A computed fold for a 451-nucleotide part of an RNA from Ostreococcus tauri, annotated as large-subunit ribosomal RNA, domain I. The prediction has a mean pLDDT of 80.
[in-house]
Context: one part of a larger RNA
RNA sequence: UGACCUCAGUUCAGACAAGGCUACCCGCCGAAUUUAAGCAUAUUACUAAGCGGAGGAAAAGAAACUAACAAGGAUUCCCCUAGUAACGGCGAGCGAACCGGGAAGAGCCCAACUUGAAAAUCUAAAGGUUUUACCUUUCGAAUUGUAGUCUAGAGACGCGUUCUCUGCGGCGGAUCGGCUCCAAGUUCCCUGGAAAGGGACGUCAGAGAGGGUGAGAACCCCGUCGAAGCCGGUUUGAGUCGCUCCACGAGGCGCAGUCAAGGAGUCGGGUUGUUUGGGAAUGCAGCCCUAAGCAGGUGGUAAAUUCCAUCUAAGGCUAAAUAUAGGCGAGAGACCGAUAGCGAACAAGUACCGCGAGGGAAAGAUGAAAAGACCUUUGAAAAGAGAGUUAAAAAGUACCUGAAAUUGUUGAGGGGGAAGCGAUUCAAUCCUGUGGGUGCACCCGGGGCUU
Repeated sequence: UGACCUCAGUUCAGACAAGGCUACCCGCCGAAUUUAAGCAUAUUACUAAGCGGAGGAAAAGAAACUAACAAGGAUUCCCCUAGUAACGGCGAGCGAACCGGGAAGAGCCCAACUUGAAAAUCUAAAGGUUUUACCUUUCGAAUUGUAGUCUAGAGACGCGUUCUCUGCGGCGGAUCGGCUCCAAGUUCCCUGGAAAGGGACGUCAGAGAGGGUGAGAACCCCGUCGAAGCCGGUUUGAGUCGCUCCACGAGGCGCAGUCAAGGAGUCGGGUUGUUUGGGAAUGCAGCCCUAAGCAGGUGGUAAAUUCCAUCUAAGGCUAAAUAUAGGCGAGAGACCGAUAGCGAACAAGUACCGCGAGGGAAAGAUGAAAAGACCUUUGAAAAGAGAGUUAAAAAGUACCUGAAAUUGUUGAGGGGGAAGCGAUUCAAUCCUGUGGGUGCACCCGGGGCUU
């Protein structure tokens, strides 16, 4: 200096979240390639692309269910049923459910009546408190209806009953996050720049997983093993302690009778389209018609009559078991190891290309430590020659190793036959071994000379 990362500031009470992401989920919309050895129904497929909406899960969910049994009893998921029933140019293909066995387990609330000795209900604002909330005050909402009660399993009303029922806080437990403590050689010799290597002698081990440290370190450092403590958050299943409790309250059970309301352009029918295994129509949607209350739906072949069984639609909430190529956070690997593995190990969705949608790279390694070359000299400088650092510069920020094609320089050999290839020899050079000859340096011994 550039890039990357983290951010201040950019007026705002109250209200709102339209955008992004999208692996899984829900609702729409919706093909074709393909297969059928051609092709049109079919198949691909209620898939892909496209649109909309969420959550940590979503959706579904407490039967207008399944059944036909000695009946079961919300939903979801797994196994089985079963490649079965069924559908299908009955071709290619497609294709459930009930029962049974498991995972998980949980049930509930409105609308529809008359509180009638009194709207008993609630939002907002302000203030306060023990702050997911509660209390007080004041406006307001609301009788065209806010509370209480009640929901089909029932219910209300009445009588009876020696039936049952409190909440808060602390400790502790469980779980999550953070912090702290915790074994044993830096002993001797060798090599080396450096010991963690080789040799010798030891130590710990509930720890010899792993990483770092100048080369292969259980014992140098961090950890590992093992046990404990502290701080903070969440939770209330069991336990324990403290405080507080009761009445115009809530519920259970029994008895007898009286009362007693249940979702409409909906159910259903016709028709069209689509969908399904659903076949005289499984579901959904458009249009037309359009109900009932001893009613209505279902009972897998249309219709009439009759009987039986089983539920109660047209309102709503609901944890778990289940899914998860995205996000966040962990652990691991008979995976890859820089042309591999993600396109991306690096200032990568970057540089660059394209008007745009979009396309989309290359690029890792000095050294243990920068100790990254002081200084001298030539040169305008780059750079060079010396010098220096280092274990090494034959490691110099073009840096580990440094192959091959190819190029330059130096050395050796060859000679006019294409190069080359095959065979047999020879020469030169080089390497190794042995023998001979001849030296140099150092060391040892003896003699001599000099001091």
Its Rfam family is "Eukaryotic large subunit ribosomal RNA". A reference for the family is Yusupov et al. (2001), "Crystal structure of the ribosome at 5.5 A resolution", Science. The family is grouped with related families in Rfam's "LSU clan".